Source information:
Predicted 3D model of an 87-nucleotide RNA (c-di-GMP-I riboswitch aptamer) from Neobacillus niacini. Its mean pLDDT, the model's own confidence on a scale to 100, is 86. It was read from a public genome assembly, where an Rfam model found it. Its Rfam family is "c-di-GMP-I riboswitch aptamer". Its family is annotated with cyclic-di-GMP binding in the Gene Ontology.
RNA sequence: CGUACGAAAUGGCAAAACUAUUGAAAAAUGGUGACGCAAAACUAAAGGGGCUAAUGUUUUUUAGAACGAUGCCAGCCAGUUACCGAA
Numbered sequence: 001c002g003u004a005c006g007a008a009a010u011g012g013c014a015a016a017a018c019u020a021u022u023g024a025a026a027a028a029u030g031g032u033g034a035c036g037c038a039a040a041a042c043u044a045a046a047g048g049g050g051c052u053a054a055u056g057u058u059u060u061u062u063a064g065a066a067c068g069a070u071g072c073c074a075g076c077c078a079g080u081u082a083c084c085g086a087a
Base pairs, nucleotide, nucleotide: 005085006084012037013036017032018031019030020029021028022027035075041080042079043078047077048076049073050072051071056067057066058065059064
């Protein structure tokens, strides 16, 4: 110095819930909040998986039902990158 690993230290992020806004919804953003996280950083057509189902298609006796991402989730797996340095 690098890889693996994860004691300590400097710090970091922020679940649920409540609230405001956006959105068809999933969900996202802001505020409060802290369940937890050694990658809870980045990546959604590089890969798998999941959620919603608008426009649309099929169907139906109204209601509705089914299909379906181009929408969304990385704090599901994963890929890429990275702070510190005990055993």